The RNA shown here (transfer RNA) has 74 nucleotides and comes from a Candidatus Saccharimonadota bacterium.
């Protein structure tokens, strides 16, 4: 350069048109347990889904284009 994957809470990840102003673990706050810690158990806060544009009543999801990781080929 060429082609292919991939970007969603602090990490890891579901979610492949409307049911969800996106859902779970792990952390992290707070609370109850507990002599204290740890474990247990309640709750809680945390993502403008990488950016911009399009196509659609309607996009995290689809399409073009930037940007980053990535893995092949030369």
């Nucleotide at each position: 350069g060429g082609c292919c994957c991939c970007g969603u809470c602090g990490u890891c990840u579901a979610g492949u048109g409307g049911u969800c102003c996106a859902g779970g673990a792990c952390g992290u706050c707070a609370g109850g347990u507990u002599c204290u810690c740890a474990u247990c158990c309640u709750g809680a806060a945390g993502a403008u889904c990488a950016g911009g544009g399009g196509u659609u009543c309607g996009a995290c999801u689809c399409c073009c284009c930037u940007c980053g990781g990535g893995g092949u080929c030369a």
Its Rfam family is "tRNA". By type it is a transfer RNA. It was read from a public genome assembly. NCBI's taxonomy places the organism under Bacteria, Bacteria candidate phyla, Candidatus Saccharimonadota.